[in-house]
Transfer RNA from an Actinomycetota bacterium, 71 nucleotides, folded computationally. Rfam family: tRNA. From the family's description: Transfer RNA (tRNA) molecules are approximately 80 nucleotides in length. NCBI's taxonomy places the organism under Bacteria, Bacillati, Actinomycetota. Model confidence (mean pLDDT): 84 of 100.
RNA sequence: GGCGCGUUCGUCCAAUGGCAGGACACCGGCCUCUCAAGCCGGAGACACGGGUUCGACCCCCGUACGCGUCA
Numbered sequence: 001g002g003c004g005c006g007u008u009c010g011u012c013c014a015a016u017g018g019c020a021g022g023a024c025a026c027c028g029g030c031c032u033c034u035c036a037a038g039c040c041g042g043a044g045a046c047a048c049g050g051g052u053u054c055g056a057c058c059c060c061c062g063u064a065c066g067c068g069u070c071a
Base pairs, nucleotide, nucleotide: 001070002069003068004067005066006065007064010024011023012022013021018054026042027041028040029039030038047063048062049061050060051059
């Protein structure tokens, strides 16, 4: 340098073009003599820039970063 794959809450992982969801962690409450566990609730993310579309995490192009592979 070419090609392929990946990038989503703090972490791990979902999401077939139509409201971005789960677990753990975090915060508040309930329970308890207290803590833990358990139960209820809350906050929190689509790598970046364009394009297509009525509508994009999703399709297309480019960029950045990571991994693999070829030279």